[in-house]
Context: one part of a larger RNA
RNA sequence: CCCGUCGAGUUUGCCUAUACUGCUAGUCUAAGUGAUAUCGUCACGGAGGCGUAGUGAAAGCGAGGAUGAAUAGUCCGUCAAGCAGUGUGGCCAAGACCCGAAACCGGAGUGAGCUAACCAUGAGCAGGCUGAACCCCAAGUAAAAUUGGGGGAAGGGCCGAACCAGUGACUGCUGCAAAAGUCUUGGAGGACUUGUGGUUAGAGGCAAUAUACCAAUCGAACCCGGAGAUAGCUGGUUCUCCCCGAAAUAUAUUUAGGUAUAGCCUCGAGUAAUGCAUGGGUGGGGGUAGAGCACUGAAAAGGUGCGGCGUCGCAAGGCGCUUCACUUUAUCAAACUCCGAAUACUGCGCAUGUUUAUCUCGGGAGUCAGCGCCUGGGAGCUAAGUUCCAGGCACAAAAGGGAAACACCCCAGAUCGCCAAUUAAGGUCUCUAAAUCAUAGCUAAGUGGUUCAAGGAAGUCAUUGUCCAUAAACAGCUAGGAGGUCGGCUCAGAAGCAGCCAUCCUUGAAAGAAAGCGUAACAGCUCACUAGUCGAUGGAUAGUGGCGCCGAAGACUCAUCGAGGCUCAAGCUAUGUACCGAAAUUGCGGAUUUAUCUCGAAUUUAUUCGAGAUGACUGGUAGGGGAGCGUUCUAACAGCGGUGAAGUCGCAGUGUAAGCUGCGGUGGAGCGGUUAGAAGUGAGAAUGGCGGG
Numbered sequence: 001c002c003c004g005u006c007g008a009g010u011u012u013g014c015c016u017a018u019a020c021u022g023c024u025a026g027u028c029u030a031a032g033u034g035a036u037a038u039c040g041u042c043a044c045g046g047a048g049g050c051g052u053a054g055u056g057a058a059a060g061c062g063a064g065g066a067u068g069a070a071u072a073g074u075c076c077g078u079c080a081a082g083c084a085g086u087g088u089g090g091c092c093a094a095g096a097c098c099c100g101a102a103a104c105c106g107g108a109g110u111g112a113g114c115u116a117a118c119c120a121u122g123a124g125c126a127g128g129c130u131g132a133a134c135c136c137c138a139a140g141u142a143a144a145a146u147u148g149g150g151g152g153a154a155g156g157g158c159c160g161a162a163c164c165a166g167u168g169a170c171u172g173c174u175g176c177a178a179a180a181g182u183c184u185u186g187g188a189g190g191a192c193u194u195g196u197g198g199u200u201a202g203a204g205g206c207a208a209u210a211u212a213c214c215a216a217u218c219g220a221a222c223c224c225g226g227a228g229a230u231a232g233c234u235g236g237u238u239c240u241c242c243c244c245g246a247a248a249u250a251u252a253u254u255u256a257g258g259u260a261u262a263g264c265c266u267c268g269a270g271u272a273a274u275g276c277a278u279g280g281g282u283g284g285g286g287g288u289a290g291a292g293c294a295c296u297g298a299a300a301a302g303g304u305g306c307g308g309c310g311u312c313g314c315a316a317g318g319c320g321c322u323u324c325a326c327u328u329u330a331u332c333a334a335a336c337u338c339c340g341a342a343u344a345c346u347g348c349g350c351a352u353g354u355u356u357a358u359c360u361c362g363g364g365a366g367u368c369a370g371c372g373c374c375u376g377g378g379a380g381c382u383a384a385g386u387u388c389c390a391g392g393c394a395c396a397a398a399a400g401g402g403a404a405a406c407a408c409c410c411c412a413g414a415u416c417g418c419c420a421a422u423u424a425a426g427g428u429c430u431c432u433a434a435a436u437c438a439u440a441g442c443u444a445a446g447u448g449g450u451u452c453a454a455g456g457a458a459g460u461c462a463u464u465g466u467c468c469a470u471a472a473a474c475a476g477c478u479a480g481g482a483g484g485u486c487g488g489c490u491c492a493g494a495a496g497c498a499g500c501c502a503u504c505c506u507u508g509a510a511a512g513a514a515a516g517c518g519u520a521a522c523a524g525c526u527c528a529c530u531a532g533u534c535g536a537u538g539g540a541u542a543g544u545g546g547c548g549c550c551g552a553a554g555a556c557u558c559a560u561c562g563a564g565g566c567u568c569a570a571g572c573u574a575u576g577u578a579c580c581g582a583a584a585u586u587g588c589g590g591a592u593u594u595a596u597c598u599c600g601a602a603u604u605u606a607u608u609c610g611a612g613a614u615g616a617c618u619g620g621u622a623g624g625g626g627a628g629c630g631u632u633c634u635a636a637c638a639g640c641g642g643u644g645a646a647g648u649c650g651c652a653g654u655g656u657a658a659g660c661u662g663c664g665g666u667g668g669a670g671c672g673g674u675u676a677g678a679a680g681u682g683a684g685a686a687u688g689g690c691g692g693g
Base pairs, nucleotide, nucleotide: 001693002692003691004690005689006688011094012093013092015090016089017088018087019086020085021084022083023082026050027049028048032044033043034042035041054061055060064076065075066074067073097236098235100233104226105225106224107223109222110221116200117199118198119197120196121195122194123193124192125190127159128158129157130155134151135150136149137148138147139146163187164186165185168183169182170181171180202218204214205213211220239628240627241626242625243624244623249262250261251260252259253258263367264366265364266363267362268361269360270359274357275354276353277352278351279350281348282347283346284345290339291337292336296333297332298331300329301328302327303326304325305324307322308321309320310319311318312317370395372393373392374391375390376389377388378387379386400411401410402409415590416589417588418587420586421585422584426580427579428578429564430563431562435577437576438575439574440573441572442571448566455550456549459547460546461545462544463543464542465541466540467539468538476533477532478531479530480529482506483505484504487501488500489499512527515526516525517524591618593616594615595614596613597612598611599610600609601608602607603606629682631679632678633677634676635675636674637673639671640670647666648665649664650663651662652661653660654659
């Protein structure tokens, strides 16, 4: 991992709702007793329960009662249906759908053959090195001290085997091994190591303390029991079809991943007012968007005035800054408003549509983590696949077509079948169904095809304004571009061209007291300006719009329009016609639910069942409701089986499904049908249990 098999809402009691059954102002027996006794039934038993009357704290009164001074008012009642049983749904109490803790407690419970410490008694430690105390001898001294030599053999001394340990590295890591191997390393006469026997026990022991060790287990051992501990947590929870179909919100919570009530779903009953959508009518309130500055604040530039400060001045007064007030011009505001929409919301009545969709009561829920997009906002960085609100839509719980692929975007809501048709979004060169369609333009960038800005540019198309131009424009070429003068000042110099001031006059077709380069300063080269030449297919300049260009950088060679490939397009703009394209719509056929109608049957005569017609309906998670299939056993009835039961393998038929039936093989002894009843009643999932492979 696979196969087989086992595997999860049960039982009892109370309450409650509902369906059915019996009796009915009643209803039911309980314990117990008797009978019969194979079964476990039949009879008795009315003690008692619930109901038939309520109300009051109660005495009590009673279709009334209480309150109260009250014949008032108010509150609770009266005008009547219950009791018992069975099934089903639900609450509660119990293990209460199943599996699952870590833990807690109990016991004269089991453990120190591992390990910790201790007790008793034994055992072990090659060899080498060092050479303390002390003693002796000699030298030395007044005596000592001291020095030298010899002896001696101390030490938690040194090196290093056995032995004990376990430092570093590698190997091993389904190992040789649930801690090892190899090399290396520490101790190795000691607080050393070790054998045997013994002692200490879990609220404990032991501990040169590491929370270490106490049998591969230790912040409290193991075993058994309380015990099915508890688990607001995770996982799992087994056949089918049909109808409806949510929520992820509010409030509260030692509450936030739980729960309660409400909201939203479903089922039943009831009553007729209603409800909803759209249209137009009529009537409302508002303070948003916008706008505005009349209030509250903010706020730019000025002016005026009473002041204040600084400064100049003998003073008069001048100048500068400034609070406040007024004023002119131009502004800003979620917590400003002299104003003020569109929408939205809402009252009334009308019309149309709508399977009462509304409301009330009752049974059952689930939901309380939402998420994306559009719109209006807060927070944030006018960041986020961000966060928090509000309105809407989708997904959740929605399949189908489009967007290459893609919960949420666009189209569209799948009852089933069909080798029929029409369309939506989106498309029509090939992959790939359908236009290499038509008309008029644009784009040259593979722009399209990037997600993109400020900014930049004689790209190109269209368009608008102004000006020049055969009295010759614009560009090019030829020539001139001068004189007073080197203007004045400054300066070492300053001559058009460092800087400051002024910026005139003359000659002329024209020429700045000079726009630029250049020199130390001059010189020199251009420009403005003028003439000539040339001869317009006009030119200069400013703007607007369309489509393009640059700006434009990514991580594995080239690297992506989905790809190939595309250029009067297979790109973009505008217009048009045709076609393709979905589970949408239509056609044909069938089914479900439901409303209405018709027919038939049954009876309890107003219901049920069956058939048919018409209309509508039939996506679906949590969840509610309905109808069925199958398994085991029981009862009754009628059956099958050695001329072959169950089981099993295969084939065929049939039903909307669970399923059912037939035939053949195998098998070799039991089995099914109908109607009821009762459940150990359906497996693919639980890191499920067991067995096998």